Model confidence (mean pLDDT): 77 of 100. The RNA shown here (Bacterial RNase P class A) has 320 nucleotides and comes from Ramlibacter sp.

């Protein structure tokens, strides 16, 4: 200095103006939406995306099914040993390949249980027979071919072996709970209940009407915004590590058409023009600033992603 390998980390800052959207607090009308709880319209204070929120490919909380417990069948899992609530994850090391190395990949258990399987060549491809030679003897030796040949190979072909899964999933689920929807029961009604003409009479329609009772529908609240497998800081705590321990601080997004936004403006980082300056570097203009956006909530895979920072190693040149 060049190419590499393997980690961790950012994901543009400020400011101004208009907004959204969840909580607390104030305020409020002869206001608005609803049958009602109850919600909306104001005003102030304060919270408001991600490393992947993606894919939904695993594993787990939660929630019902019967209290979820044995069996079979099924489906996964696979070297040893850790670590975790689990796990197909994550770590260390063993082997095996690939790379010059840093380093990165492995469906890596069993073929004396038992079944299958091998293209071309070759006489002959899975079970032992067949040629030659040789022995008292199928008794020993060799056999061109071919990846394998008279003994093995192949479990990413079926079996075995261990271990591990009950099955559906927040549109689970649980509670209230309209309707001139519909349903049961009980009086009562064609000897006229009811309803109407305001009432009585009178008249007209007429096969209902009163009461009670229970599911469910819309529609609303729980679930669900977390005191948690939490978050951020320390630690001459413990372990090669993955990760576990202690001590302090923190409450931190949340809805059901779905909020987290948009304009201007300075600064910053890139890349391109053009000037200036002997060089570091300065000034001007114009573009650009990714992948992508929570949806019940966590660990994890994988995928996508302008670009930047840091930190360990390696291999190569060159110089002391």
């Nucleotide at each position: 200095g060049a190419a590499g390998c393997c980690c961790g980390c950012c994901a543009g800052a400020c400011c101004g103006c208009c907004g959204c959207u969840g909580g607390c607090g104030c305020a409020u009308g002869u206001c608005c939406c609803g049958a009602a709880a109850g919600g909306g319209c104001g005003c102030g204070c304060u919270g408001g995306a991600g490393g992947a929120a993606a894919g939904u490919c695993c594993g787990g909380a939660c929630u019902g099914c019967a209290a979820a417990g044995g069996g079979c069948a099924g489906c996964g899992u696979a070297g040893c040993a850790g670590g975790u609530a689990a796990c197909c994850c994550c770590u260390g090391u063993c082997c095996a390949c690939c790379g010059u190395g840093a380093g990165g990949u492995g469906a890596g258990g069993a073929u004396c249980a038992g079944a299958g399987c091998a293209a071309c060549a070759g006489a002959g491809a899975c079970g032992a027979g067949c040629c030659g030679g040789u022995u008292c003897a199928g008794u020993c030796c060799g056999g061109g071919u071919g990846a394998a040949a008279c003994g093995g190979g192949c479990a990413a072909u079926c079996u075995c072996u261990a271990c591990g899964c009950g099955c559906a999933g927040c549109a689970a689920u649980a509670c209230c709970a309209a309707g001139u929807a519909g349903g049961c029961c009980a009086g009562u009604g064609u000897u006229g209940a009811u309803g109407u003409g305001g009432c009585u009479c009178c008249g007209c329609a007429g096969a209902g009407c009163u009461g009670g009772c229970g599911g469910g529908u819309a529609g609303g609240u729980a679930g669900c915004a977390c005191c948690g497998a939490g978050c951020c800081g320390g630690g001459u705590g413990g372990g090669c590590g993955a990760c576990c321990c202690c001590c302090g601080g923190c409450c931190c997004a949340g809805a059901g058409u779905a909020a987290u936004g948009g304009c201007g403006g300075u600064c910053a980082c890139g890349c391109c023009g053009g000037g200036g300056g002997c060089a570091a570097c300065c000034c001007c203009g114009g573009c650009g600033c990714a992948c992508a956006a929570a949806a019940u909530c966590c660990g994890g895979c994988u995928u996508a992603c302008c670009g930047g920072c840091g930190g360990a190693c390696u291999u190569c040149a060159c110089a002391c």
Taxonomically the source falls in Ramlibacter (Bacteria, Pseudomonadati, Burkholderiales, Comamonadaceae). It is recorded under the gene name rnpB. The sequence is in RNAcentral, with records from ENA. The model forms 93% of the base pairs in the Rfam consensus.